Model confidence (mean pLDDT): 80 of 100. A computed fold for a 95-nucleotide RNA, annotated as THF (Tetrahydrofolate) riboswitch aptamer.
RNA sequence: GACAGAGUAGGUGCCGAGCGUUAAGUGCCGAAGAAUGGGAAGUUGUCUUCGGACGAAAAGAUAAACUCUUGCGGUUUGGCACCGCGUCCGCUGUA
Numbered sequence: 001g002a003c004a005g006a007g008u009a010g011g012u013g014c015c016g017a018g019c020g021u022u023a024a025g026u027g028c029c030g031a032a033g034a035a036u037g038g039g040a041a042g043u044u045g046u047c048u049u050c051g052g053a054c055g056a057a058a059a060g061a062u063a064a065a066c067u068c069u070u071g072c073g074g075u076u077u078g079g080c081a082c083c084g085c086g087u088c089c090g091c092u093g094u095a
Stems, first nucleotide, its partner, number of pairs: 002094004010083009019073003028052007038089003042085001058070004
């Protein structure tokens, strides 16, 4: 030097445990900020804060408790599986 490959943030599915159902959360819009393969720059994407608009599925049981069961929510989270850096360098293999 050549060829091949691994690894981020995170995403999807399944299982488990929670939260809400007295509406938080999720999703949408705007602004500011942050993190993001080992390094550099950076972004599709991600997160945080603030502001704005919108907005929901309950039913049954009972010992009457902020209880239990079954649901519901573009709900949170843990485990597992799969997916997952475009550029330059680095790393591993061919060796």